[in-house]
Context: one part of a larger RNA
RNA sequence: CUGGGCGUAAAGAGUACGUAGGCGGCUAACCAAGUCAGAUGUGAAAUCUCCGGGCUUAACCUGGAAACUGCAUUUGAAACGGGUUGGCUAGAGUUUGAGAGAGGGGAGUGGAAUUUCCGGUGUAGCGGUGAAAUGCGUAGAGAUCGGAAGGAACACCAGUGGCGAAGGCGACUCCCUGGAUUAAAACUGACGCUGAGGUACGAAAGCGUGGGUAGCAAACAGGAUUAGAUACCCUGGUAGUCCACGCCGUAAACGAUGUCAACUAGUUGUUGGGAGUUUAUAAUCCUUUAGUAUCGUAGCUAACGCGAUAAGCUCUCCGCCUGGGGAGUACGGCCGCAAGGCUAAAACUC
Numbered sequence: 001c002u003g004g005g006c007g008u009a010a011a012g013a014g015u016a017c018g019u020a021g022g023c024g025g026c027u028a029a030c031c032a033a034g035u036c037a038g039a040u041g042u043g044a045a046a047u048c049u050c051c052g053g054g055c056u057u058a059a060c061c062u063g064g065a066a067a068c069u070g071c072a073u074u075u076g077a078a079a080c081g082g083g084u085u086g087g088c089u090a091g092a093g094u095u096u097g098a099g100a101g102a103g104g105g106g107a108g109u110g111g112a113a114u115u116u117c118c119g120g121u122g123u124a125g126c127g128g129u130g131a132a133a134u135g136c137g138u139a140g141a142g143a144u145c146g147g148a149a150g151g152a153a154c155a156c157c158a159g160u161g162g163c164g165a166a167g168g169c170g171a172c173u174c175c176c177u178g179g180a181u182u183a184a185a186a187c188u189g190a191c192g193c194u195g196a197g198g199u200a201c202g203a204a205a206g207c208g209u210g211g212g213u214a215g216c217a218a219a220c221a222g223g224a225u226u227a228g229a230u231a232c233c234c235u236g237g238u239a240g241u242c243c244a245c246g247c248c249g250u251a252a253a254c255g256a257u258g259u260c261a262a263c264u265a266g267u268u269g270u271u272g273g274g275a276g277u278u279u280a281u282a283a284u285c286c287u288u289u290a291g292u293a294u295c296g297u298a299g300c301u302a303a304c305g306c307g308a309u310a311a312g313c314u315c316u317c318c319g320c321c322u323g324g325g326g327a328g329u330a331c332g333g334c335c336g337c338a339a340g341g342c343u344a345a346a347a348c349u350c
Stems, first nucleotide, its partner, number of pairs: 004321003007304002012318001014201004021194003025088007034080001035077008049065006091191001092188004096183003103177007110154001115149007125136002162169002206247006215241002220236004258317001261314001263312001266295001268293006276285001299306002323350003332343004
C1' cells in the first nucleotide's frame, strides 16, 4: 500500500459546532486541464516472451519478431467527472399561525419531613441489635402539645411518559431564552452532507478562594463480631454533599451500535400535531405526520439476536482495530495549582 473488519470476539472518538479537505440535486449552452480515440517521435543494448539456429543435451551462446503497459507533441470526441454562464424546485432554508414539553439561565414563593433551640404537660427510662454494648437520660431524656431557627430535597401526580447534541433535566409563579413538531400558502434558489487540525459543552469524585452546613457521610474514634476483623453490624463524626466564581476533562460518558441520505412485508401499543366521522368538548373508529416501545417477514449474523428507530440493501465523509502479557505503562512533548489527563513505544516473555 492492498485486503478484511469495528452490538457481545481487537476496534465508533463522551457530545456538538465548524476550518482545510473529500463528496454533492434537475436542466441548457460553451470550454476541453481530467477522460477516450487516432497519428508522429521517443521508450539504448542486454534481460523477459514467441519462432528459429549452434555446442552429443542442458545451462549457455546466438538471429528475427513481439514487448517495453511509459512520456512528449499534435489532430479529434464531449457521454461522464471538472470549469464558466443561464434557468429550475423535489434537497436545504426563510416568513405566518397553532399546540406540546422535568430543554437552558435568573428572581421570588410554598408545604410535608428531619435536626436543633425555647416553653408547657409528664416520669424513668430511651436508643440500638441476631444478641448486646458504646451512646443519651433525675442537671428531667424519650413521649406529647405550642412556638422559633436553619439547611437540603421536592411525596402523590409519574407513565418501556416528555424534553435535550451528549452529560443530563422533576414543587409552584414570573422574567429572559434555545430547539423540535405541525397546518396552509408565499419566498430564496443547491445556499447541501461530512469533517483532519481547532473551538465549545461535558455525571460523579477531586482541587483553589469565599460563604453555608439540617440530614447523610469517606477519613477518624468508640462499641460489638471474630482465631484475628485495619471489614460487614451499632453509636458518634470531619472533609464532602449545598451556593458563588475559577479549575479538572474523566466514566460500563452504553443502544458497549459514528454521521448524512435513499430503498425494502406486516402486527400491537403509546406521546405530540393535523384532517375526517359523530348531535357532542370527550370517548370510539379511519387516514396522515414527527417521536417512542413491543412482536415479527424477507434478508443479515459464528451464534445470541437485529429486523423501516436494522446489525437488511446501497451511498458520503470521519474515527478506530491488527495475538496475549509487558502497558494505556516508560521516555519525550503538550495541558493542569495538584491529583492527574492527552499523545504513546521497546526489550523481554507465552
A computed fold for a 350-nucleotide part of an RNA from an uncultured prokaryote, annotated as small-subunit ribosomal RNA, central domain.
Its mean pLDDT, the model's own confidence on a scale to 100, is 87.